[in-house]
RNA sequence: UGAGCAGGCCGGGCGGCCGCGGUGCCCCUUGCGGGCAUCGAGGAAAGUCCGAACUCCACAGGGCAGGGUGCUUGGUAACGCCAAGGCGGGGCGACCCGACGGAAAGUGGCACAGAAAACACACCGCCUACGUUCGCCCGCAAGGGUGAGCCGGCAAGGGUGAAAAGGUGCGGUAAGAGCGCACCAGCGGUCUGGUGACAGGCCGGCUCGCUAAACCCCACCCGGAGCAAUUCCAAAUAGGGGAGCUAUGGAGUGGCCCGCUCUGCUCCCGGGUAGGAAGCUCGAGGCGCGCGGCGACGCGCGUCCCAGAUGAAUGACCGCCUCGGGGCCUUCGGGUCCUAGACAGAAUUCGGCUUACAGGCCUGCUCACCUG
Numbered sequence: 001u002g003a004g005c006a007g008g009c010c011g012g013g014c015g016g017c018c019g020c021g022g023u024g025c026c027c028c029u030u031g032c033g034g035g036c037a038u039c040g041a042g043g044a045a046a047g048u049c050c051g052a053a054c055u056c057c058a059c060a061g062g063g064c065a066g067g068g069u070g071c072u073u074g075g076u077a078a079c080g081c082c083a084a085g086g087c088g089g090g091g092c093g094a095c096c097c098g099a100c101g102g103a104a105a106g107u108g109g110c111a112c113a114g115a116a117a118a119c120a121c122a123c124c125g126c127c128u129a130c131g132u133u134c135g136c137c138c139g140c141a142a143g144g145g146u147g148a149g150c151c152g153g154c155a156a157g158g159g160u161g162a163a164a165a166g167g168u169g170c171g172g173u174a175a176g177a178g179c180g181c182a183c184c185a186g187c188g189g190u191c192u193g194g195u196g197a198c199a200g201g202c203c204g205g206c207u208c209g210c211u212a213a214a215c216c217c218c219a220c221c222c223g224g225a226g227c228a229a230u231u232c233c234a235a236a237u238a239g240g241g242g243a244g245c246u247a248u249g250g251a252g253u254g255g256c257c258c259g260c261u262c263u264g265c266u267c268c269c270g271g272g273u274a275g276g277a278a279g280c281u282c283g284a285g286g287c288g289c290g291c292g293g294c295g296a297c298g299c300g301c302g303u304c305c306c307a308g309a310u311g312a313a314u315g316a317c318c319g320c321c322u323c324g325g326g327g328c329c330u331u332c333g334g335g336u337c338c339u340a341g342a343c344a345g346a347a348u349u350c351g352g353c354u355u356a357c358a359g360g361c362c363u364g365c366u367c368a369c370c371u372g
Base pairs, nucleotide, nucleotide: 001368002367003366004365005364006363007362008361009360010359012321013320014319015318016317018315020040021039022038023037024036025035026034027033028031042343046354047353049352050351051350052349053348054226055225056224057223066222067221068220069219070218071085072084073083074082075081086100087098088097089096090095101217102216106215107214108211109210110209123158124157125154126153127152131150132149133148134147135146136145137144138143166184167183168182169181170180171179185207187204188203189202190201191200192199193198230278231277232276233275240269241268242267243266244265245264249263250262251261252260253259285304286303287302288301289300290299291298292297323341324339325338326337327336328335329334
């Protein structure tokens, strides 16, 4: 200088003016009044994907079913989150990625191709040692040699497949084969180190296919609904209950009586609607310092109060500055003009994850090249 990796942070600033929401105080002409002071969006307020607080409902205890999580050890109120570590994979590297328990409990699946897809198998191929038949040769004979066939042996090589029954090499053999040996991989045992996942050494027999985001097994966890939860106050109108008055009342049904149905006024009571209030924002809280811990995080002290609306405020304009972008000029130092410019916006709260994002800053580290 160039190319990268990891982590952290910012997300325009100042002033003026007009306006909006909350709170406190004050004023009067007591009104959806005015004045003053003060506070008023985010790193994601988003998706609503996990985990909780809180509220109501359900619930003796235990089990089954169902669902979730899944390397280890920690952190945490809790988590499917975070930290450190292990193992596997990728990268020259800094680093990154991983549904990463169990396939030697059981059941199932493995298309097509292929001989064979899991109690292995034999298409091409290799072999003729063993057994047997026939021919030829040698031999007096016993028998020997040789050729062909049958019965057979083999799994090295070829071929199929995503995957072929450990891999490579040497020995061995009729040809071969963990048949033997060495190394490697895997498995089992054992010793050592580690809290552990696991790692390393030694020994053993030779090998046990893949698949659990297939059933299943193992370990741990799990009741439901959500602030439109839930609770309180409470009009007008209609309707409900009770008491009193009217009342031997009136109306309907009916030819008429009984019967049945409906009906007035006053007061009281309760439910519920509109509406209002609580829940509501002081909290697993922010910031600073110290201590413990590799770290996530914890402990202590100090300090601060930081939106609470409900048709739902947090906005607009002007000036200056600064960052970036663009145009023009340039003596390459700069000058000048335009442009605040990303994603987005609280609604019970908190811890995470994920997704979106103009532009910019800081720290540590890696690789390549150059120079001293």

A computed fold for a 372-nucleotide RNA from a Candidatus Hydrogenedentota bacterium, annotated as Bacterial RNase P class A. Its Rfam family is "Bacterial RNase P class A". The family's RNA type in Rfam is ribozyme. The sequence was found by an Rfam model in a public genome assembly.